[in-house]
Record summary: This is a predicted structure of a 545-nucleotide part of an RNA (small-subunit ribosomal RNA, 5' domain) from an Acidobacteriota bacterium. The source organism's lineage runs through Bacteria, Pseudomonadati and Acidobacteriota. Its Rfam family is "Bacterial small subunit ribosomal RNA".
Context: one part of a larger RNA
RNA sequence: GAAUCAACGCUGGCGGCGUGCCUAACACAUGCAAGUCGAGCGAGAAAGGGAGCUUCGGUUCCCGAGUAAAGCGGCGGACGGGUGAGUAACACGUGGGUAAUCUGCCCUUGGGUGGGGAAUAACUCAGGGAAACCUGGGCUAAUUCCGCAUGACAUUCCCUAUACACAAGUAUUGGAAAUCAAAGCUGGGGACCCUUCGGGGCCUGGCGCCUGAGGAGGAGCCCGCGGCCAAUUAGCUUGUUGGUGGGGUAAUGGCCCACCAAGGCUUCGAUUGGUAGCCGGCCUGAGAGGGCGUACGGUCACACUGGGACUGAGACACGGCCCAGACUCCUACGGGAGGCAGCAGUGGGGAAUUUUUGUCAAUGGGGGAAACCCUGAACAAGCAACGCCGCGUGGAGGACGAAGACCCUCGGGUUGUAAACUCCUGUCGGAGGGGACGAAUGUGCAGGUGGUUAAUACCCAUCAGUAUUGACGGUACCCUAUGAGGAAGCCCCGGCUAACUCCGUGCCAGCAGCCGCGGUAAUACGGGGGGGGCAAGCGUUGUUC
Numbered sequence: 001g002a003a004u005c006a007a008c009g010c011u012g013g014c015g016g017c018g019u020g021c022c023u024a025a026c027a028c029a030u031g032c033a034a035g036u037c038g039a040g041c042g043a044g045a046a047a048g049g050g051a052g053c054u055u056c057g058g059u060u061c062c063c064g065a066g067u068a069a070a071g072c073g074g075c076g077g078a079c080g081g082g083u084g085a086g087u088a089a090c091a092c093g094u095g096g097g098u099a100a101u102c103u104g105c106c107c108u109u110g111g112g113u114g115g116g117g118a119a120u121a122a123c124u125c126a127g128g129g130a131a132a133c134c135u136g137g138g139c140u141a142a143u144u145c146c147g148c149a150u151g152a153c154a155u156u157c158c159c160u161a162u163a164c165a166c167a168a169g170u171a172u173u174g175g176a177a178a179u180c181a182a183a184g185c186u187g188g189g190g191a192c193c194c195u196u197c198g199g200g201g202c203c204u205g206g207c208g209c210c211u212g213a214g215g216a217g218g219a220g221c222c223c224g225c226g227g228c229c230a231a232u233u234a235g236c237u238u239g240u241u242g243g244u245g246g247g248g249u250a251a252u253g254g255c256c257c258a259c260c261a262a263g264g265c266u267u268c269g270a271u272u273g274g275u276a277g278c279c280g281g282c283c284u285g286a287g288a289g290g291g292c293g294u295a296c297g298g299u300c301a302c303a304c305u306g307g308g309a310c311u312g313a314g315a316c317a318c319g320g321c322c323c324a325g326a327c328u329c330c331u332a333c334g335g336g337a338g339g340c341a342g343c344a345g346u347g348g349g350g351a352a353u354u355u356u357u358g359u360c361a362a363u364g365g366g367g368g369a370a371a372c373c374c375u376g377a378a379c380a381a382g383c384a385a386c387g388c389c390g391c392g393u394g395g396a397g398g399a400c401g402a403a404g405a406c407c408c409u410c411g412g413g414u415u416g417u418a419a420a421c422u423c424c425u426g427u428c429g430g431a432g433g434g435g436a437c438g439a440a441u442g443u444g445c446a447g448g449u450g451g452u453u454a455a456u457a458c459c460c461a462u463c464a465g466u467a468u469u470g471a472c473g474g475u476a477c478c479c480u481a482u483g484a485g486g487a488a489g490c491c492c493c494g495g496c497u498a499a500c501u502c503c504g505u506g507c508c509a510g511c512a513g514c515c516g517c518g519g520u521a522a523u524a525c526g527g528g529g530g531g532g533g534c535a536a537g538c539g540u541u542g543u544u545c
Base pairs, nucleotide, nucleotide: 001545002544003543004542006541007540008539009538010537013391014390015389016388017387018386019384020383021349026347027346028345030344031343032342035075036074037073040072041071048063049062050061051060052059053058082302083301084300092226093225094224095223096222097221098220101219102218103217106215107214108213109212110211111210112209113208114148116146117145118144123138124137125136126135127134128133154179155178156177158175159174161172162171163170164169184207185206186205187204188203189202192201193200194199228274229273230272235265236264237263240262241261242260243259244258245257246256247255277299278298279297280296281292282291283290284289304325305324306323307322308321327338328337329336330335355381357380358379359378363377364375365374366373367372394424395423396422397421404415405414406413407412428486431480432479433478434477438472442468443467444466445465447463448462449461450460451459489534490533491532492531493530494515495514496513500529501528502527503526504525510517511516
């Protein structure tokens, strides 16, 4: 000098864009942060209102409403959001391998979707418990569950041939055997058939379901290379190193097991200890290099601490389950409940770090055929000069130069065109008025065209029309009037280093980054005047180069 997730002191007008617990991965009150689907399924209230009857206590029916709340089932809760504890490791970066693999939803494409059975929640009855909740009997549905049929370019095994491969083997052609599937829902329809008059068959469309093949995106595993410190850590290792056989996994492998062998790593630093998430990047520097890893993006790990599996395409699962532990809370003492390193917020720690805000309008995500619902992701607003950037605090004229203050050689000099005064301007702020973009490729409605179809129906695509949707926000922006009015401080002035004098003090009080100042003429302490620097900031301290 530059930089900073900064803090402290003094000061403080406005706006834009960013950033904001670096410490206790300390403990957490309260609210919200993951739901959705009735076009999968069975059941199904109440308040309130209306009508009838009434012994005026009620009771029946209709609406509320096939609504609410709950249940079964499906998909999603593995994404998104947080944190950096652990980890020196194939964790990360980079480049490869997988002939050792998996992949829900999505896209392309082939085939199929026949016919049966059963259970169970909800509900009801009985019982237990303070509660959390639990037990037993009975009824019932499905896109729940289970057989049967069909079955291949699927899987397993056998035979055959070709190609590839270092090999184990892989791919493909042909043949034989065995094994394994499925679920329905919904829109429209002229004739015909059945009908319990609800509907069904039949035709047709949409969404699904089952089974293959391919893809996209995602994930698992393996390998080369790369990036910290300490030798005041020199030896380390027994599932250890390898083999055979098995188990396990989507898959290779001591991953696990039995047996066999005795290996494997290491001064090119093993092992041990310390520190640390890694990277794109950021800061500095002419560069080489050094330091850092906050925000944003990628990736990993973690979710009170430790362990475990279940479900599932995917987890060993932040707002799921089980066990143990610590802590907190409830309890009828028998037993239960909880996990903010989500967004706010509280206590605590600390030099130090914000609102218990608004909206789903946009973008994105989950569910749904859709309307739509959910979304503390996100978008916005709030607080903080914490940072960067921009603007303002006025402009022009105005004296041989007012007053005051300070200095003085007493002549004067400085403050100083500075002020006053005159003429202007109108940024920002305040007031009044108008008023957005972000929103149309969204959504609803009716219509045209095309596709589908037996069909002018339904559905889909597209086109123009019309209506509607904004948290921010009456904000940005624009206009009008007003009127210099409301808006400057901080540090320094001995040398380094730009800037000098007077008074006070007298090795005192004090200053200080280094050298050093102060003991009676201090440009170095304190104050005044003057000056220098930067400026809504200026200094100090910490840290990095």